Transfer RNA from a Rhizobiaceae bacterium, 72 nucleotides, folded computationally. Its Rfam family is "tRNA". Gene Ontology term of the family: triplet codon-amino acid adaptor activity. By type it is a transfer RNA. Model confidence (mean pLDDT): 84 of 100. The RNAcentral record of the sequence draws on ENA, MGnify and Rfam.
RNA sequence: GCCCUUGUAGCUCAGCGGUAGAGCAGCGGUUUUGUAAACCGAAGGUCGCGGGUUCAAUCCCUGCCGGGGGCA
Numbered sequence: 001g002c003c004c005u006u007g008u009a010g011c012u013c014a015g016c017g018g019u020a021g022a023g024c025a026g027c028g029g030u031u032u033u034g035u036a037a038a039c040c041g042a043a044g045g046u047c048g049c050g051g052g053u054u055c056a057a058u059c060c061c062u063g064c065c066g067g068g069g070g071c072a
């Protein structure tokens, strides 16, 4: 330098055009003498950044930036 892949909640990851979810962690509650476990509840997101297509974009196109891999 070129090609492929990846970027979504604090962490690990879903989500193939109709407006974003799970598990774990953290918080509150029930239970316990207390802690843990178990159960219940609520909260938590400029979907890496910019532009384009579309009535509508996390999703499609494009340019950058970061991570991983391959070729030279």
Base pairs, nucleotide, nucleotide: 001071002070003069004068005067006066007065010024011023012022013021018055027041028040029039030038048064049063050062051061052060